[in-house]
Context: one part of a larger RNA
């Protein structure tokens, strides 16, 4: 000097609490252990692994098995030696293919030769390695934490490590500020600067409207500063109320993560250092299979148990957003999935998509394992794709399981926020209960800090460092 206490004081946080929904019971959906395999490829394991790496495992992706094949090599360079234009294309035969095996065709630039590109066959420097080491590394990320800290510079203080500075008193979301003060000053972190959203002015109008109309869209400014007023405070910082005001005291959100911790994660995104392999390969192809395996544990989700409901028909109102290997309209045809069928559109134009859905009205249904709830299974279909047996997603018709609010325990959330409802998009041939946006409806509570987690200042004890 640090770190640690079931030691003290202070002071914060959805950390208790006081609400509203939830997990944990039940089927399924997904991830992990585990078991099991020919193989179930790798990785992540309190908090900071478990719908994570994966923003798409039927072939491919793929690293895994399993058979059948290649060896200078599916990629890249040097240099000999030699042959020819290669090369495309086409056919034969064996095969699952991949690949070995043969035919034909074509004959590059240069008048010829030389020579050049080029291919191919023998060598060669080599390639190649999702193969170890994340405890050899770089980069990048989690965490504590959007927590208020971290640090240096001069001076002082002490023999020194070192301490002040950064203590006390007020205050704040903040080492944010005012007072003081051996301390003054700096810088890395606060805040601001920057994106949005809410108000208002102008200007502009492709698309919009009957209309250069504006509740639209872009652009460019206005406006908020405790600046104005009472109160308290130390006259001070700054807190209480208060006007005005679309908005008040950092107005919402979002980017933005200070020294530093955990030899935290990654050698499988990249890149690297060693190191190990390179002809029955730890290397490259190909076909099949697997990653989907199910006595069972965990975790993360979707439906649901029902009357605030369920069915049937009615009438309404969004935001964001994607689109040329696309999004496809109306009209016809199907119970339906979805076929036909092409208008129109590189899009404020047309098209997903009359885009919604909960919500409204109107009927049933009347507390039942039910008109709840939809697993599981039977059949016939429809699309996508060489290909849906292992393994896709929808249709329709039939079946209708377990579930009657779930034990110990336990998650999230403070406002347009939880609950609920639906739309979009990444990924993509198909495939979403995942994730990322997006809007519509729209709540309770919060005396308050004892206790419980975790922090942050001081300060005390220590036999740890």
């Nucleotide at each position: 000097a640090g770190a640690c206490g079931g030691g003290g004081g202070c002071u914060c946080a959805c950390a208790c609490a006081a609400g509203c929904g939830g997990u944990g019971g039940a089927u399924c959906a997904u991830g992990u252990g585990g078991c099991u395999u020919a193989a179930u490829u790798c990785g992540a394991c309190a908090a900071c692994a478990a719908a994570c790496g994966a923003g798409a495992a039927a072939c491919c992706u793929u690293a895994c098995c399993u058979a059948g094949c290649u060896u200078a090599g599916a990629c890249a360079u040097u240099c000999u030696a030699g042959u020819g234009a290669u090369a495309c294309u086409u056919c034969c035969g064996c095969g699952a293919a991949a690949g070995c095996g043969g035919a034909a065709u074509u004959u590059c630039c240069c008048a010829c030769a030389a020579g050049g590109a080029c291919a191919c066959u023998a060598g060669u420097u080599c390639a190649g390695g999702u193969g170890c080491u994340g405890c050899a590394c770089g980069g990048u990320u989690g965490u504590c934490g959007u927590c208020a800290g971290c640090a240096g510079g001069u001076g002082u203080c002490g023999u020194a490590a070192g301490a002040u500075g950064c203590a006390u008193g007020c205050u704040u979301a903040g080492a944010u500020g005012c007072c003081g003060u051996a301390a003054c000053c700096u810088g890395c972190g606060c805040a601001a600067c920057c994106c949005u959203u809410a108000u208002c002015g102008c200007a502009u109008g492709u698309u919009u409207u009957a209309u250069u109309u504006g509740u639209c869209a872009u652009g460019c400014g206005a406006a908020a500063c405790u600046g104005c007023c009472g109160g308290g405070g130390a006259c001070a910082a700054c807190c209480c109320g208060g006007a005005g005001g679309a908005a008040g005291g950092u107005g919402g959100g979002g980017a933005u993560g200070a020294c530093g911790c955990c030899a935290a994660a990654u050698c499988a995104g990249c890149g690297u250092g060693g190191c190990c392999u390179u002809u029955g390969a730890c290397a490259g192809c190909u076909a099949g299979g697997g990653c989907c395996g199910c006595a069972c544990a965990c975790g993360u989700g979707a439906u649901a148990c029902a009357a605030u409901g369920g069915u049937u028909g009615u009438u309404a109102c969004a935001a964001a957003g994607g689109g040329a290997a696309g999004c496809a309209g109306a009209a016809c045809c199907g119970c339906a999935a979805g076929g036909c069928g092409a208008a129109g559109c590189c899009a404020a134009u047309c098209c997903c998509a009359u885009c919604a859905a909960a919500a409204u009205c109107a009927a049933c249904c009347u507390c039942a394992g039910u008109u709840c709830g939809g697993a599981u299974u039977g059949a016939g279909g429809u699309c996508u794709g060489c290909a849906a047996c292992u393994c896709g997603a929808c249709c329709u018709c039939a079946u209708g399981a377990a579930g009657c609010u779930g034990g110990a325990a336990u998650c999230g959330c403070u406002a347009g926020u939880a609950a609920c409802c639906g739309u979009g998009g990444a990924u993509c041939a198909u495939c979403a209960u995942g994730c990322c946006a997006c809007g519509g409806u729209g709540a309770a509570u919060a005396u308050g800090u004892u206790c419980c987690u975790g922090a942050g200042c001081c300060u005390u004890g220590u036999g740890c460092u």
Record summary: This is a predicted structure of a 465-nucleotide part of an RNA (small-subunit ribosomal RNA, 3' major domain) from a metagenome. RNAcentral holds the full RNA, with entries from SILVA. The prediction has a mean pLDDT of 81. Its Rfam family is "Bacterial small subunit ribosomal RNA".